[in-house]
RNA sequence: AGGGGCAUGGUUCAACGGUAGAACAGCGGUCUCCAAAACCGUCGAUGAGAGUUCGAUUCUUUCUGCCCCUG
Repeated sequence: AGGGGCAUGGUUCAACGGUAGAACAGCGGUCUCCAAAACCGUCGAUGAGAGUUCGAUUCUUUCUGCCCCUG
């Protein structure tokens, strides 16, 4: 320099253009002599900008960060 991939709660991952979910973690509760486990509830997220669309996590594009390949 060229090519490709990834970016979603605190963490690990889902979501074929139509209500953003799960597990674990955190917090509260039930249970227990206490604690753990179990059960119930709750909190919290789409990397940034622009475009297409009635509607974008999803499609296009630019940028940022990380990873891989070629030279």
A computed fold for a 71-nucleotide RNA from an uncultured Lachnospiraceae bacterium, annotated as transfer RNA. Rfam family: tRNA. The family's RNA type in Rfam is transfer RNA.